RNAcentral holds the sequence, with entries from ENA.
This is a predicted structure of a 402-nucleotide RNA (Bacterial RNase P class A) from a Bacteroidia bacterium.
It matches the Rfam family "Bacterial RNase P class A". By type it is a ribozyme.
The organism belongs to Bacteroidia, within Bacteria.
RNA sequence: UUCGCAAGCCGCUUCAUCGCAUCUCGAUUUAUCGGGAUGAGGAAAGUCCGGACAACAUAGGGUAUUCUGCUUCUUAACGGGAAGGGCUCCGUCCCGAUUUAUCGGGACUGGAGAACAGCAAGUGCAACAGAGAGUAGACUACCUCCUGUGUAUGCAGGGGGAAAAGCUGAAAGGGUGGGGUAAGAGCCCACCAGUAUCGGUAGUGAUAUCGGUAGCUAGGUAAACCUCAGGAGUUGAAAGGCCAAAUAAACCGGCGUUCCUGCUUCGGCAGGAUAAGGGCGACCCGUCCGAGUUCGGAGGGUAGGCUGCUCGAGCUGUCGAGCGAUUGACAGCCUAGAUAAAUGAUGGAGGCGUUCCGCUUUGCGGAACGAACAGAAUCCGGCUUAUAAGCUUGCGUAAUAU
Numbered sequence: 001u002u003c004g005c006a007a008g009c010c011g012c013u014u015c016a017u018c019g020c021a022u023c024u025c026g027a028u029u030u031a032u033c034g035g036g037a038u039g040a041g042g043a044a045a046g047u048c049c050g051g052a053c054a055a056c057a058u059a060g061g062g063u064a065u066u067c068u069g070c071u072u073c074u075u076a077a078c079g080g081g082a083a084g085g086g087c088u089c090c091g092u093c094c095c096g097a098u099u100u101a102u103c104g105g106g107a108c109u110g111g112a113g114a115a116c117a118g119c120a121a122g123u124g125c126a127a128c129a130g131a132g133a134g135u136a137g138a139c140u141a142c143c144u145c146c147u148g149u150g151u152a153u154g155c156a157g158g159g160g161g162a163a164a165a166g167c168u169g170a171a172a173g174g175g176u177g178g179g180g181u182a183a184g185a186g187c188c189c190a191c192c193a194g195u196a197u198c199g200g201u202a203g204u205g206a207u208a209u210c211g212g213u214a215g216c217u218a219g220g221u222a223a224a225c226c227u228c229a230g231g232a233g234u235u236g237a238a239a240g241g242c243c244a245a246a247u248a249a250a251c252c253g254g255c256g257u258u259c260c261u262g263c264u265u266c267g268g269c270a271g272g273a274u275a276a277g278g279g280c281g282a283c284c285c286g287u288c289c290g291a292g293u294u295c296g297g298a299g300g301g302u303a304g305g306c307u308g309c310u311c312g313a314g315c316u317g318u319c320g321a322g323c324g325a326u327u328g329a330c331a332g333c334c335u336a337g338a339u340a341a342a343u344g345a346u347g348g349a350g351g352c353g354u355u356c357c358g359c360u361u362u363g364c365g366g367a368a369c370g371a372a373c374a375g376a377a378u379c380c381g382g383c384u385u386a387u388a389a390g391c392u393u394g395c396g397u398a399a400u401a402u
Stems, first nucleotide, its partner, number of pairs: 001398001003396007012350007020039009041373001045384002048382005053236004060285004065232005070084005085116001087113004091108008117227002122225002124221002139166002142161008174192006193217002195214008240307004251297004255292001258273006277289004314333008352370008
């Protein structure tokens, strides 16, 4: 330098004509015309997580369900983010061993990854091979006893011991050495590794490190059931409020009322008790409504406007606090609100890329073509995914030069 990959930034500019939406000013023929201003994004997307706001008969307790799961911080909140801790893998380096290219141990301000509580609570699950796979296991070899045979300490059959050796496997129930024994075994001891537990030191903490005690050695798997800790009411701008319009308290089905008191124009009305049924979107308790404006079914009518609606955990800049996420003060700014859904189309100029041509060839000029992902719909914070050309950084590959 070419090409590729990853991460981040950026997301063409300007002019003219025509057109659209909102606001505003003016005119009148009062629903039209004219002028002016403003008019998509970094993701407006997926609707995944968290909140604001709003309504629901305040949605309470328990069970079930479901989510989260190392620590500290950040924030309105979060399952997001920041900083850190241990673990695993890769890389580099160091030490030791020997089978000299492998194994074991350690270090790293080098990179990557993870739902990173608990399998030392219970239950379940695990191909093939193998004697044996979780209360281990007796196939070969080992030790011993009995019987037979033989007399060499052997051979054959049977009983027992034993996890040290072999064999199978991804994995055989700590490792090395010594003692011990008929042969063996943490059976006992020393050292090493791990686990549990107690204490000291450092740290806000996860944790690190040091020492003591216990032969305790407990395999894997919780994105298996499960256990522990913490959390979760539901709906969602078609929420909700107001106005207008319309109407069926009809029809069919389920369940179902009686009593007391008072008033009375004797038709009923009011209060209380009881109670079928129903609401509180699973169940129980509890609570509310309650004899029909009850619950369910089928069906009819209306279906238009205003509001919510965009000033907000807002944006920009400067200074400050913090390793950082983030945050404080001050100054300035106002930046889409559509509802069948506006934000567009055409042309010119410039910039960018590709190809081709020409020339005075590290460049200049000309021609043609091309320009990503996408598109607000109540509003914010995040996550995830998509993204041409250009720019920055890192890694890989190839070529050239030194």